[in-house]
RNA sequence: AGCAGGGUGGAGCAGGUUGGUAGCUUGUCAGGCUCAUGCCCUGAAGGUCGUAGGUUCAAAUCCUACCUCUGCUA
Numbered sequence: 001a002g003c004a005g006g007g008u009g010g011a012g013c014a015g016g017u018u019g020g021u022a023g024c025u026u027g028u029c030a031g032g033c034u035c036a037u038g039c040c041c042u043g044a045a046g047g048u049c050g051u052a053g054g055u056u057c058a059a060a061u062c063c064u065a066c067c068u069c070u071g072c073u074a
């Protein structure tokens, strides 16, 4: 320099094809259960979906540029 893939609650990931309420596991907090802790059960909080534009009635999703991480080639 070229090419490919990734960036989504504290952590690990799905969702992207088919644009229409942002989900799963784990963690945290509260309650239940227990003599008590853990397990188990119920509930809650926590997300400007990497950044900035564009298209659209509507964008995590489509388009463009940039940032950043990983890999391959030279």
Stems, first nucleotide, its partner, number of pairs: 001073007010026004020057001028044005050066005
This is a predicted structure of a 74-nucleotide RNA (transfer RNA) from Nannochloropsis limnetica.
Its Rfam family is "tRNA". It is annotated as a transfer RNA. Rfam describes the family as follows. Transfer RNA (tRNA) molecules are approximately 80 nucleotides in length.
A source record names the gene trnM-CAU.